[in-house]
RNA sequence: GUAGUGAAAGGGCAAACCCGCUGAAAGGCGGGGACGCAAAGCCACGGGUCUAAAGUUUAAAAUCCAUGACAGCCGGGCUGCCAAA
Numbered sequence: 001g002u003a004g005u006g007a008a009a010g011g012g013c014a015a016a017c018c019c020g021c022u023g024a025a026a027g028g029c030g031g032g033g034a035c036g037c038a039a040a041g042c043c044a045c046g047g048g049u050c051u052a053a054a055g056u057u058u059a060a061a062a063u064c065c066a067u068g069a070c071a072g073c074c075g076g077g078c079u080g081c082c083a084a085a
């Protein structure tokens, strides 16, 4: 140095929940807050999950549907701090 691994130290992120903004919703953003996380940094590429505004079917209820989301569901790709055994 590389790969694997994750002791220590310093730092980092922030689930649920609450408040505000935003969005049709799922969700996102900001503040508070910490369940957890060594990639809980980034990318929707494969699978999966959520939503269903527009559109489809329908007499209606409702149904189907991603072009909307989730990276803290699992793979994959890219990048990266520390360094004991």
Base pairs, nucleotide, nucleotide: 005083006082012037013036017032018031019030020029021028022027035072041078042077043076045075046074047073048070049069050068055064057062
A computed fold for an 85-nucleotide RNA from a Desulfobacterales bacterium, annotated as c-di-GMP-I riboswitch aptamer. NCBI's taxonomy places the organism under Bacteria, Pseudomonadati, Thermodesulfobacteriota, Desulfobacteria, Desulfobacterales. It was read from a public genome assembly, where an Rfam model found it. It matches the Rfam family "c-di-GMP-I riboswitch aptamer". Rfam links the family to the GO term cyclic-di-GMP binding. Rfam's curators write: GEMM was predicted in a large-scale screen for bacterial structured RNA regulatory elements. The coordinates come from a structure-prediction model, not an experiment, and the mean pLDDT is 88.